[in-house]
RNAcentral holds the sequence, with entries from MGnify. This is a predicted structure of an 87-nucleotide RNA (Glycine riboswitch aptamer) from a soil metagenome. Model confidence (mean pLDDT): 79 of 100.

RNA sequence: GUGCAGGAGAGUGCGGCGCCGGGUCUGGAUCGUGCGCUGCCGCCGAAGGCGUAACUCCCGCAAUCGCUCAGGCAAAGAGGACUGCGC
Numbered sequence: 001g002u003g004c005a006g007g008a009g010a011g012u013g014c015g016g017c018g019c020c021g022g023g024u025c026u027g028g029a030u031c032g033u034g035c036g037c038u039g040c041c042g043c044c045g046a047a048g049g050c051g052u053a054a055c056u057c058c059c060g061c062a063a064u065c066g067c068u069c070a071g072g073c074a075a076a077g078a079g080g081a082c083u084g085c086g087c
Base pairs, nucleotide, nucleotide: 001087002086003085004084005083006082011041013040014039015038016037017036018035019034020032021031023030024029042073043072044071048069049067050066051065055060
C1' cells in the first nucleotide's frame, strides 16, 4: 500500500423552492408517508486541512490535543482515525 472484518460522535430543527402522488374543484390553493436543492440557527469530530510541545543555529517538527475551512448530524447508505488477520 492492498483484500476481508470490526469501527464513534452530533437536530428525523425551522423556513423557502422544485419534482412526484392523492382528494375537492377544475383557476389554483391545499395535503404528504417520499426525494432533491437552498437560507438561518444549533451541534459533531475519527477522511483531509490548519495550529501547537519537547527538540533545533535556522528551516523545521507529533498527536486520538486544539480549530472546525472542508466534511458530517433520524434510520439506511456513504465516509471513517484506529484495530485484527492475510498478501